Predicted 3D model of a 74-nucleotide RNA (transfer RNA) from a Planctomycetaceae bacterium. NCBI's taxonomy places the organism under Bacteria, Planctomycetota, Planctomycetia, Planctomycetales, Planctomycetaceae. Rfam family: tRNA. Rfam's curators write: Transfer RNA (tRNA) molecules are approximately 80 nucleotides in length. By type it is a transfer RNA. The sequence was found in a public genome assembly. The coordinates come from a structure-prediction model, not an experiment, and the mean pLDDT is 80.
RNA sequence: GGGUCGGUAGCUCAGUUGGUUAGAGCAGGAGACUCAUAAUCUCUUGGUCGUGGGUUCAAGUCCUACCCGACCUA
Numbered sequence: 001g002g003g004u005c006g007g008u009a010g011c012u013c014a015g016u017u018g019g020u021u022a023g024a025g026c027a028g029g030a031g032a033c034u035c036a037u038a039a040u041c042u043c044u045u046g047g048u049c050g051u052g053g054g055u056u057c058a059a060g061u062c063c064u065a066c067c068c069g070a071c072c073u074a
Stems, first nucleotide, its partner, number of pairs: 001073007010026004019057001028044005050066005
């Protein structure tokens, strides 16, 4: 240099054929329980969906350029 895959919450990751509100677990906060702590249960906070542009009535999802990471190849 060429190619493939990936980037979504603090962390690990789902997200179907483009459509009704962007989610789960862990973590954080509050409460219940307990003499107290842990565990457990309930509620809850947290998002520039890597960045810019495009297509569309509508984009995390499609197209495009770039950035970052992993792997293959020369």